[in-house]
């Protein structure tokens, strides 16, 4: 250079047009003479950027990351 898939909270990861979901890990809390564990509970995210659509994490395009094939 072609061609494919990947890209989601700090880390794993579901979910692919209508309220963003868990687990873990943080922060507070209950409880304990104090820690751990156990329970409540807060808060956190769809790589960019343009287009469709009332509406876009989902669909199209390109770009940029990262895997893999080709050559």
């Nucleotide at each position: 250079g072609c061609u494919g898939g990947u890209g989601u909270a700090g880390c794993u990861g579901a979910g692919g047009g209508g309220c963003u979901u868990a687990g873990c890990a943080a922060g507070g809390g209950u409880u304990u003479u104090g820690u751990a564990a156990a329970c409540c509970u807060u808060a956190g995210a769809c790589g960019g950027u343009g287009g469709u659509u009332c509406g876009a994490u989902u669909c199209c395009a390109u770009c940029c990351u990262c895997c893999a094939g080709c050559a």
Transfer RNA from a Parcubacteria group bacterium, 71 nucleotides, folded computationally.
The coordinates come from a structure-prediction model, not an experiment, and the mean pLDDT is 81.
Rfam family: tRNA. Rfam describes the family as follows. Transfer RNA (tRNA) molecules are approximately 80 nucleotides in length. Gene Ontology term of the family: triplet codon-amino acid adaptor activity.
Lineage of the source: Bacteria > Bacteria candidate phyla.